[in-house]
Context: one part of a larger RNA
RNA sequence: UUGGGUUUAAAGGGUGCGUAGGCGGUUUGGUAAGUUAGAGGUGAAAUCCCGUUGCUCAACAACGGAACUGCCUCUGAUACUGCUGGGCUUGAGAGUGGUUGCUGUUGGCGGAAUGUGUGGUGUAGCGGUGAAAUGCUUAGAUAUCACACAGAACACCGAUUGCGAAGGCAGCUGACAAAGCCACAUCUGACGCUGAUGCACGAAAGCGUGGGGAGCAAACAGGAUUAGAUACCCUGGUAGUCCACGCCGUAAACGAUGAUAGCUCGUUGCAGGCGAUAAACAGUCUGUGACUUAGAGAAAUCGUUAAGCUAUCCACCUGGGGAGUACGUUCGCAAGAAUGAAACUC
Repeated sequence: UUGGGUUUAAAGGGUGCGUAGGCGGUUUGGUAAGUUAGAGGUGAAAUCCCGUUGCUCAACAACGGAACUGCCUCUGAUACUGCUGGGCUUGAGAGUGGUUGCUGUUGGCGGAAUGUGUGGUGUAGCGGUGAAAUGCUUAGAUAUCACACAGAACACCGAUUGCGAAGGCAGCUGACAAAGCCACAUCUGACGCUGAUGCACGAAAGCGUGGGGAGCAAACAGGAUUAGAUACCCUGGUAGUCCACGCCGUAAACGAUGAUAGCUCGUUGCAGGCGAUAAACAGUCUGUGACUUAGAGAAAUCGUUAAGCUAUCCACCUGGGGAGUACGUUCGCAAGAAUGAAACUC
């Protein structure tokens, strides 16, 4: 390279927006670039192939033919692709009217619990464990009542529930912002899909500056356990966890399954609409689950939310180790991240 793959064997980018590029609905006219037919020119010789001939044969050589699959020009064809003009409405978007949600940002408020402080009651223990001890306590603890303060998280509802591109999102409420779905079929008329580079977002931990600090808790200290115990258990406890602003840019960032579109049996739940009706069932669209037919698969399993049958575009894989290492480069305050080998070895 031809080809084969990417749920679990190597392999889907963490997610979106989007540039270049690639691909692109339906109908009609023009054009004739791609495409296609014929003709002409050219495509040196040698080589290769076929035939004949010459060296005694062969290698070798000579002659003739074919070939040189290419390029250029001319004349035609017009199905498909392109370019260009005119239409269309199913794709896409807009509009109007409904509707949904733990969607986001930023304010306000609430109760339970925990801890601390002050005061009251009250007296000898409390706490903790497998058992203990460290620890707290007559300077009055634990328990209990009242009041006050602080920070953080929101029990029940709560669910294969819902929303979001992913990360993620849950007390109540206001403001602002965004999104989806449904109905109508009013408008635009292919405006679309994907997307290298790029840009934005991106859990936790970590970093910088300034706040905050109740509980929890790396590190650390002590008590146990043990042969030892730099652990598991216990008592304490600092970063951190929280807020504002700025970095970091990684995760089993998982559905280990890229995006978009079309096609391909059924059964049964849930959520949000529409519609019908006296009410309900049947119906229909979108999402979210379970089972399953055909089919697929190495199997497990998947199965209209495909891993089935197709199309377009992107990303990625090519034996194990060495190694996500070294070197170089880019980014970062740093930690490190991204890109990413080879020798050698099996």
The part of an RNA shown here (small-subunit ribosomal RNA, central domain) has 346 nucleotides and comes from an uncultured bacterium.
The prediction has a mean pLDDT of 87.